[in-house]
Transfer RNA from a bacterium, 76 nucleotides, folded computationally. Its Rfam family is "tRNA". Rfam's curators write: Transfer RNA (tRNA) molecules are approximately 80 nucleotides in length. The family's RNA type in Rfam is transfer RNA. Its mean pLDDT, the model's own confidence on a scale to 100, is 80.
RNA sequence: GCGCCUGUAGCACAACGGCUAGUGCAUCGGCCUUCCAAGUCGAUGAUUACGGGUUCGAUUCCCGUCAGGCGCUCCA
Numbered sequence: 001g002c003g004c005c006u007g008u009a010g011c012a013c014a015a016c017g018g019c020u021a022g023u024g025c026a027u028c029g030g031c032c033u034u035c036c037a038a039g040u041c042g043a044u045g046a047u048u049a050c051g052g053g054u055u056c057g058a059u060u061c062c063c064g065u066c067a068g069g070c071g072c073u074c075c076a
Base pairs, nucleotide, nucleotide: 001072002071003070004069005068006067007066010025011024012023013022018056027043028042029041030040031039049065050064051063052062053061
C1' cells in the first nucleotide's frame, strides 16, 4: 500500500429498513439478613466511532474518514 471483518451503556453482546435501541454483568437504592455475601425488586447509564448520502423513515443500505483485528504485496 491492497483486500476482508469489526466499531451500539463502564464491560460482554442483541436489535426483518418501521412501537420509546434492548439483555446480562457492573454501579446506585429498597426488601431480606444480627452484619456481610447470596437472593429479590427497582433505578441510573447511549451523539448506535466521526462526517455525508439514499429513503416517508437508517443501528441496519451506500460513500468517505478514523480506530482495532486478520490476510496479502512491495521495500529494507